The RNA shown here (SAM riboswitch aptamer (S box leader)) has 112 nucleotides and comes from Hymenobacter sp. YC55. The sequence was found by an Rfam model in a public genome assembly. Its mean pLDDT, the model's own confidence on a scale to 100, is 75. Taxonomically the source falls in Hymenobacter (Bacteria, Bacteroidota, Cytophagales, Hymenobacteraceae).
């Protein structure tokens, strides 16, 4: 970096350094000199990896959180594209809406 599987609801900050931008992504809309991004350092959150009971055992309900990860403002949105279905228009027309599915991004786990 590349594939494949989950997940993305919900939860949880404070201090230092440090000095202007951050909320991944168009545009909205917010957050910032009453300190933005990174960094560190304590402290939580969750439970992917882990342990561990139990069942009707490829799976499922459930507990634990010492270690390995993540994470700890709040919000609409993947605005696009592409198939699929419906409905409406249209009938040299091929548009419009509407739902669902794919494609972005972030993490964990595994493989290469």
């Nucleotide at each position: 970096u590349u594939u494949u599987u989950a997940u993305a609801c919900a939860g949880a900050g404070g201090c230092g350094u440090g000095g202007a931008g951050a909320g991944a992504c168009a545009g909205g809309c917010u957050c910032g000199a009453c300190g933005a991004a990174a960094c560190g350092c304590c402290g939580g959150c969750a439970a992917c990896c882990u342990c561990u009971g139990g069942a009707a055992c490829a799976u499922c309900c459930g507990g634990a959180a010492c270690g390995g990860u993540g994470c700890c403002a709040a919000c609409c949105g993947a605005a696009g594209g592409u198939c699929a279905g419906c409905g409406c228009a249209g009938c040299u027309a091929c548009g419009c809406g509407c739902u669902g599915a794919c494609u972005a991004u972030a993490u964990a786990a595994a493989a290469a």